[in-house]
RNA sequence: GGGACUGUAGCUCAGCCCGGGAGAGCACCAGACUGAAGAUCUGGGUGUCGGGUGUUCAAAUCACCCCUGUCCCA
Numbered sequence: 001g002g003g004a005c006u007g008u009a010g011c012u013c014a015g016c017c018c019g020g021g022a023g024a025g026c027a028c029c030a031g032a033c034u035g036a037a038g039a040u041c042u043g044g045g046u047g048u049c050g051g052g053u054g055u056u057c058a059a060a061u062c063a064c065c066c067c068u069g070u071c072c073c074a
Stems, first nucleotide, its partner, number of pairs: 001073005007067001010026004020057001028044005050066005
């Protein structure tokens, strides 16, 4: 230098192909329970969906550019 994949909650990830409600588990916070704690139960999402632009009535999802990481070729 060329190519492929990857980026979504504190962590691990689903959702993307085929556009329309942002979610799961764990963790965390509050309450119940307990002498206290753990376990259990109830409630709470804490997020510019890596950044920007474009298309569209509407973008995590489509197009283009840029960035991070992994791998392959040279």